[in-house]
A computed fold for a 114-nucleotide RNA from Comamonas flocculans, annotated as Glycine riboswitch aptamer. RNAcentral holds the sequence, with entries from Rfam. The prediction has a mean pLDDT of 80.
RNA sequence: CGCAUCCCUGCUGGAGAGAGGGGCUCGUGGUGAUCCACCGCGCGCCUCCACCGAAGGAGCAAGCGCGGCAUCAUCCGCGUGAAUCUCUCAGGUAAAGCGGACAGCCGGGCAUGC
Numbered sequence: 001c002g003c004a005u006c007c008c009u010g011c012u013g014g015a016g017a018g019a020g021g022g023g024c025u026c027g028u029g030g031u032g033a034u035c036c037a038c039c040g041c042g043c044g045c046c047u048c049c050a051c052c053g054a055a056g057g058a059g060c061a062a063g064c065g066c067g068g069c070a071u072c073a074u075c076c077g078c079g080u081g082a083a084u085c086u087c088u089c090a091g092g093u094a095a096a097g098c099g100g101a102c103a104g105c106c107g108g109g110c111a112u113g114c
Stems, first nucleotide, its partner, number of pairs: 002114004006109003010105004018049001020048005026042007050093003056089001057087003063080006
């Protein structure tokens, strides 16, 4: 100096699953009407059922290590041990928006290796 792993900012791409039921406040339009009631739409909140997995979170295989039986194997126990697998706590389920594991690109960092 260059490359690779790793880390960071930025940019780009990025799936799945109910426009669900009920209730409440507010705003708005219409109808009747003395206050008020009913219907539609929109935002928010609560709750119930159904569902998704790719924020986060949790669990585990082989292998490895330790121990038990005098020793080995087998067997048993414990520890360690990954994910896009599993769970579904959290989060999410029209479009838009937000989020999004992961991937690519520019730039930066310099812990390790070549």